[in-house]
Molecule: transfer RNA
Organism: Patescibacteria group bacterium
C1' cells in the first nucleotide's frame, strides 16, 4: 500500500428495516440475629459523521479502533 472480518449496557452474547433482548456483574427490596444463597424489582449500551428510507443497530459511503491475509 491492497484485500477481508469485527465494533451493541461494566463484561459477554442475541437482534436478516418497525418498542434494543438475555446471562453474569452493580444497586434496591423480601428473607436472615448478621451475612451468603434464593426470590422480586431497578438502572445501564448500538464506535463517529453523512446518505437512502415514512422509519436505520440493521442497507450504502467515508473516517476511527482492533484482528487476519497478501506484498
Nucleotide at each position: 500500500a491492497g484485500g477481508g472480518g469485527c465494533g451493541u449496557c461494566g463484561u459477554u452474547u442475541a437482534g436478516c428495516g418497525g418498542c434494543a433482548a438475555g446471562a453474569c456483574a452493580u444497586c434496591a427490596g423480601u428473607c436472615u440475629c448478621c451475612a451468603a444463597a434464593a426470590c422480586u424489582g431497578a438502572g445501564a449500551a448500538c464506535g463517529a459523521a453523512g446518505g437512502u428510507u415514512c422509519g436505520a443497530u440493521u442497507c450504502c459511503u467515508u473516517c476511527c479502533g482492533c484482528c487476519c491475509c497478501u506484498g